[in-house]
Molecule: c-di-GMP-I-GGC riboswitch aptamer
Organism: Firmicutes bacterium UBA993
RNA sequence: GACGAUAACGGCAAACCUCUCGAAAGAGAGGGACGCAAAGCUAUGGGUCUAAGCCUCACCGGGGGUAUGAUCGCCAGGCAGCCGAAA
Numbered sequence: 001g002a003c004g005a006u007a008a009c010g011g012c013a014a015a016c017c018u019c020u021c022g023a024a025a026g027a028g029a030g031g032g033a034c035g036c037a038a039a040g041c042u043a044u045g046g047g048u049c050u051a052a053g054c055c056u057c058a059c060c061g062g063g064g065g066u067a068u069g070a071u072c073g074c075c076a077g078g079c080a081g082c083c084g085a086a087a
Base pairs, nucleotide, nucleotide: 003084004083011036012035016031017030018029019028020027021026034073040079041078042077044076045075046074047071048070049069053066054065055064056063057062
């Protein structure tokens, strides 16, 4: 460098519940553990979700498009990090 245990010290926390924020997706806090060796940080590329605003169709019920919103626990990239059995 790479790799990764039924190792050690520890860490994080899905679903769900409560409160708050948000138009929503979702986020924050508390509880809670499905999992995680980067489930640490970062929206740079792709994916996915949402559509307030805007555009548009319709014509008063609404439909469609769009990220500048969201997601790093979807995949890559970048940055930085603990431990050390085997191969």